[in-house]
Context: one part of a larger RNA
Molecule: small-subunit ribosomal RNA, 5' domain
Organism: Oscillospiraceae bacterium
RNA sequence: GGACGAACGCUGGCGGCACGCUUAACACAUGCAAGUCGAACGGAGUUGAAAGAGCUUGCUCUUUCAACUUAGUGGCGGACGGGUGAGUAACACGUGAGCAACCUACCUUCAAGCGGGGAAUAAUGGAGGGAAACUUCCACUAAUACCCCAUAAGAUAGUAUUUCCGCAUGGAGAAGCUAUCAAAGAUUUAUUGUUUGAAGAUGGGCUCGCGUCCGAUUAGCCAGUUGGUGAGGUAACGGCCCACCAAAGCGACGAUCGGUAGCCGUACUGAGAGGUAGAACGGCCACAUUGGGACUGAGACACGGCCCAGACUCCUACGGGAGGCAGCAGUGGGGAAUAUUGCACAAUGGAGGAAACUCUGAUGCAGCGAUGCCGCGUGAGGGAAGAAGGUUUUCGGAUUGUAAACCUCUGUAGUACGGGACGAAAAAAAUGACGGUACCGUACAAGAAAGCUCCGGCUAACUACGUGCCAGCAGCCGCGGUAAUACGUAGGGAGCGAGCGUUGUCC
Numbered sequence: 001g002g003a004c005g006a007a008c009g010c011u012g013g014c015g016g017c018a019c020g021c022u023u024a025a026c027a028c029a030u031g032c033a034a035g036u037c038g039a040a041c042g043g044a045g046u047u048g049a050a051a052g053a054g055c056u057u058g059c060u061c062u063u064u065c066a067a068c069u070u071a072g073u074g075g076c077g078g079a080c081g082g083g084u085g086a087g088u089a090a091c092a093c094g095u096g097a098g099c100a101a102c103c104u105a106c107c108u109u110c111a112a113g114c115g116g117g118g119a120a121u122a123a124u125g126g127a128g129g130g131a132a133a134c135u136u137c138c139a140c141u142a143a144u145a146c147c148c149c150a151u152a153a154g155a156u157a158g159u160a161u162u163u164c165c166g167c168a169u170g171g172a173g174a175a176g177c178u179a180u181c182a183a184a185g186a187u188u189u190a191u192u193g194u195u196u197g198a199a200g201a202u203g204g205g206c207u208c209g210c211g212u213c214c215g216a217u218u219a220g221c222c223a224g225u226u227g228g229u230g231a232g233g234u235a236a237c238g239g240c241c242c243a244c245c246a247a248a249g250c251g252a253c254g255a256u257c258g259g260u261a262g263c264c265g266u267a268c269u270g271a272g273a274g275g276u277a278g279a280a281c282g283g284c285c286a287c288a289u290u291g292g293g294a295c296u297g298a299g300a301c302a303c304g305g306c307c308c309a310g311a312c313u314c315c316u317a318c319g320g321g322a323g324g325c326a327g328c329a330g331u332g333g334g335g336a337a338u339a340u341u342g343c344a345c346a347a348u349g350g351a352g353g354a355a356a357c358u359c360u361g362a363u364g365c366a367g368c369g370a371u372g373c374c375g376c377g378u379g380a381g382g383g384a385a386g387a388a389g390g391u392u393u394u395c396g397g398a399u400u401g402u403a404a405a406c407c408u409c410u411g412u413a414g415u416a417c418g419g420g421a422c423g424a425a426a427a428a429a430a431u432g433a434c435g436g437u438a439c440c441g442u443a444c445a446a447g448a449a450a451g452c453u454c455c456g457g458c459u460a461a462c463u464a465c466g467u468g469c470c471a472g473c474a475g476c477c478g479c480g481g482u483a484a485u486a487c488g489u490a491g492g493g494a495g496c497g498a499g500c501g502u503u504g505u506c507c
Base pairs, nucleotide, nucleotide: 001507002506003505004504006503007502008501009500010499013376014375015374016373017372018371019369020368021334026332027331028330030329031328032327035076036075037074040073041072043070044069045068046067047066048065049064050063051062052061053060054059055058083287084286085285093211094210095209096208097207098206099205102204103203107200108199109198110197111196112195113194115149116148117147118146124139125138126137127136128135129134154181155180156179157178158177159176161174162173163172164171165170185192186191187190213259214258215257220250221249225247226246227245228244229243230242232240262284263283264282265281266277267276268275269274289310290309291308292307293306312323313322314321315320340366342365343364344363348362349360350359351358352357379409380408381407382406389400390399391398392397414444415443416442417441418440419439423434451496452495453494454493455492456477457476458475462491463490464489465488466487472479473478
């Protein structure tokens, strides 16, 4: 000198764009953050219409139809999006390869199919238990829920034949035989859904080369340890797990142990080499009160799912139950320190749905904060009696100083009034949170808008008074003990300017 997710002191006019718990991965009141589909299903309710019955003649009941709402069964989605960086020195990440050892819902393309039957169950009704959370028994019912049979282009397994290829184990194809394995309808006339297979796309899983902090005042470490055979398990290879067998394996090219730490694209600095950092934004990983576990599913060992254990908090009729903000706001606490319990789904995107649409604290916006960067303003031109006042003085003057007054203008920003968007897209119509915002026009009036630090040298900028090694200053050198340009105040000056200084950290 530059930089900052900064803080503190003094000061503070406006706008745009960014950024805003770095500390306690501390505890959380309250609200919201993941639902959706009635064009899968049987009910229930409301309204309307028609027909019939009862009669008290304007009501009740039954049946049918239509529209709407929806607790439950069922489907898809809750594995995305959002948060945090505790753990992790590791194939976690980066980069480059490999899988002849793998999976992939929704989407796209192609091929083939959708035949027949059955048993339940929630809802509901009845009877209970419990303070509650919730739960038990009996009866009944539907489906795109569940099960069985048929069919088998095909897939898988076995068996025997054959062609081709490679990168070692091996891989690909062809025609045979045997065994096993599918399916679902809905609305209605045109779609969609469903089953099996092949391929694609997308997303993932696994393996390997290289790179990746400090400590030797950590030198030896390891028993599923290292390898083999067999069996199991997985989507898949593998001590991944198990039985048996062998005794290996790693290490001064730093094993093991200890400390610290999410990694990267990037950012800051520097002429570069390098050093430092990993806020925001983007990619990957890990985690979701602590520890463990599996279930469901294409995908999880699952932030707003389940079970167990621990700690904590809450309810209780003491028998038993409920909870998890490292989602968005917000509260307490910690701290030098970090915001609103806001508006909207209008846009972009996501989930569900045929759609209308619903949901979306993702997102778009607004609010607060000079936290940063950038832009604008606080007026412009003229004006010497060089006014008054202040400071100083050798008492002549000098300086503040064209500064002010005064004259002539302008209207950024401001106030009032009027107009008023782009962002909104399909043939048209409708649809804007922001927002009556930005912007435009007219009128008004210089009016309401400047501070902070410094002035001994480094380092731009000097005098007076007070103080008297005191009070104090200080980044270094150093100032102050009676004329201090170094302390304090004043006048003047210098620098930067809605900021200026100080502190901290990095280069």